Small-subunit ribosomal RNA, central domain from an uncultured Verrucomicrobiota bacterium, 352 nucleotides, folded computationally.
Context: one part of a larger RNA
RNA sequence: CUGGGCGUAAAGGGUGUGUAGGAGGCAAGGCAAGUCUGGCGUGAAAUUUCGGCAUCCAAUGUCGAAACUGCUCUGGAUACUGCUUUGCUCGAGUGCCGGAGAGGAGAACGGAAUUCCUGGUGUAGCAGUGAAAUGCAUAGAUAUCAGGAGGAACGCCGAAGGCGAAAGCAGUUCUCUGGAAGGUUACUGACUCUGAAACACGAAAGGCCAGGGGAGCAAACGGGAUUAGAUACCCCGGUAGUCCUGGCAGUAAACGUUGCGCGCUAGAUGUUGGCGGAUUCGACCCCGCCAGUGUCGCAGCAAACGCGUUAAAGCGCGCCGCCUGAGAAGUACGAUCGCAAGAUUAAAACUC
Numbered sequence: 001c002u003g004g005g006c007g008u009a010a011a012g013g014g015u016g017u018g019u020a021g022g023a024g025g026c027a028a029g030g031c032a033a034g035u036c037u038g039g040c041g042u043g044a045a046a047u048u049u050c051g052g053c054a055u056c057c058a059a060u061g062u063c064g065a066a067a068c069u070g071c072u073c074u075g076g077a078u079a080c081u082g083c084u085u086u087g088c089u090c091g092a093g094u095g096c097c098g099g100a101g102a103g104g105a106g107a108a109c110g111g112a113a114u115u116c117c118u119g120g121u122g123u124a125g126c127a128g129u130g131a132a133a134u135g136c137a138u139a140g141a142u143a144u145c146a147g148g149a150g151g152a153a154c155g156c157c158g159a160a161g162g163c164g165a166a167a168g169c170a171g172u173u174c175u176c177u178g179g180a181a182g183g184u185u186a187c188u189g190a191c192u193c194u195g196a197a198a199c200a201c202g203a204a205a206g207g208c209c210a211g212g213g214g215a216g217c218a219a220a221c222g223g224g225a226u227u228a229g230a231u232a233c234c235c236c237g238g239u240a241g242u243c244c245u246g247g248c249a250g251u252a253a254a255c256g257u258u259g260c261g262c263g264c265u266a267g268a269u270g271u272u273g274g275c276g277g278a279u280u281c282g283a284c285c286c287c288g289c290c291a292g293u294g295u296c297g298c299a300g301c302a303a304a305c306g307c308g309u310u311a312a313a314g315c316g317c318g319c320c321g322c323c324u325g326a327g328a329a330g331u332a333c334g335a336u337c338g339c340a341a342g343a344u345u346a347a348a349a350c351u352c
Stems, first nucleotide, its partner, number of pairs: 003324004007305002012320001014201004021194003025088007033081002035077005041071002048066007091191001092188003095184003103177007110154001115149007125136002162169002207248006216242002221237004259319006267296011300307002325352003334345004
């Protein structure tokens, strides 16, 4: 390489949009490029295979035949693929209808709590721990009442619940805005699937640049303890940071450790959204359908664990990504990107 694989053994890209490329629904006509078939030509010799001959045999030599599985040209076939023309509606999309949602962006508003400030009441403690101490407090703390300031986060509802491509999204209201499901079957008529590259989005922390903000928390740092020591765990403080705006960064156990799409293959039981039926004054309950989200489970799969109509880890097809003993190493070097930190790409010697 062929092959075999990728939930947990090595292996699914963090996620999407999408270029090239690869793959492609039903019916009919045309062409004949692929495909199949006949023929002409060519496919040097040596080599190879078979047969004859030479030497006693073999090796070897020599003669003949075959083969050279290929290619050009040409005649024909048209099922499949392709190209082309015409049509179709099941795939895909659009329209219309009434609903669901922490989907996104911006603005305004709200209450609880912490902290701080001012004033009242009030007096000797408060805080903290395993025990203490540092700390705060007679310049009146803690507690309590009233008023005020400011920042951050939104209790109950709340759920195995919902939405989003993923990251993720939760107080209330308004404005702008994306997507999905259901019903209808009106419209388009294969417009599809995947997707190297490219582009976009991308938690937290540590971050980084510029400007704001700063209540609480809290790396660093200071102090008190503990201890043989204690650059820690515990305690008292506390600055970056955490928050906002604009930009950079581009990584995660970015996980369902399970790529995306389509078809097929028993069911049972929750739950969310929509629709229909039955019933009812109307609804709930009940029966059914579609879409999502859980649990259990047949067949089947699996080394086992387990998976199992949710997007199966079953049975298949299409396309992409990735793996190929462990360590050295996700490192060195080079390159690209970045302000930097670093990220991406990515070896070898050597050892076992």